[in-house]
């Protein structure tokens, strides 16, 4: 540098509940554990989600609104790359 066998220390912790916050994805904290050798850490590329807002079209039209599409600048790192950074130590 790669890799991931056993074993100790330990470590984080899906669903699913709860309390709070948000239009919403989703989110701090609490319980819970499905899993996880980077399930540490960063939204840089792709990639998934959501659409309060905005931007067309249509409908209606005194208005006010409805409705279709599209469009992060919002979220996910437990979807892949990448980019730093780590415990432990057989085999190759």
């Nucleotide at each position: 540098u790669a890799c991931g066998a056993a074993a100790a220390g330990g470590g984080c912790a899906a669903a699913c509940c709860c309390c709070g916050g948000g239009a919403a994805a989703c989110c701090u904290g609490g319980g819970g554990a499905c899993g996880c050798a980077a399930a540490g850490u960063c939204a840089c590329a792709g990639g998934c989600c959501u659409g309060c807002g905005c931007u067309u079209g249509c409908c209606a039209a005194g208005g006010a609104g409805g409705u279709a599409a599209g469009c992060a600048u919002g979220g996910c790192g437990g979807c892949u790359g990448g980019a730093c950074u780590g415990c432990c130590g057989a085999a190759c």
Predicted 3D model of a 92-nucleotide RNA (c-di-GMP-I-GGC riboswitch aptamer) from Candidatus Fraserbacteria bacterium RBG_16_55_9. The model forms 95% of the base pairs in the Rfam consensus.